[in-house]
RNA sequence: AAAAUAGAAAGCUAGGGUUCCGGCUGUGUUAAUAAAGGCAUAGCGACUGGUCCGAGAGCUUUCGACCUCCGACUCUGUCGAGGUUACACGGCGGGACAAAAGCCCGGGAGAC
Numbered sequence: 001a002a003a004a005u006a007g008a009a010a011g012c013u014a015g016g017g018u019u020c021c022g023g024c025u026g027u028g029u030u031a032a033u034a035a036a037g038g039c040a041u042a043g044c045g046a047c048u049g050g051u052c053c054g055a056g057a058g059c060u061u062u063c064g065a066c067c068u069c070c071g072a073c074u075c076u077g078u079c080g081a082g083g084u085u086a087c088a089c090g091g092c093g094g095g096a097c098a099a100a101a102g103c104c105c106g107g108g109a110g111a112c
Stems, first nucleotide, its partner, number of pairs: 007063006015053002020050002022047001023044008064085006071079003087107001089110001093105003
């Protein structure tokens, strides 16, 4: 100086919106003078929520990879045990799903 590896999955959370559920409001109907309630429909996410999406730089677990062993075995390998798996400031804008987002573009552009 150069090359290779520095990985993957699941669960959860920060966060996110509004397809569905729930909630609230209006309208119609049940309905008879009416009311509570039921049903249908439209709207509302500056509606706490359930379903749902969800982290490269958040957490946990598992697998994988690498290293070690006066270990064991059917011994150029397998099993078992242990260790490591680091660091990481980051737009605008665009994309998908119902929609949005710390999701994807993206360890990008850029900064140091």
Molecule: Guanidine-I riboswitch aptamer
Organism: Gilvimarinus agarilyticus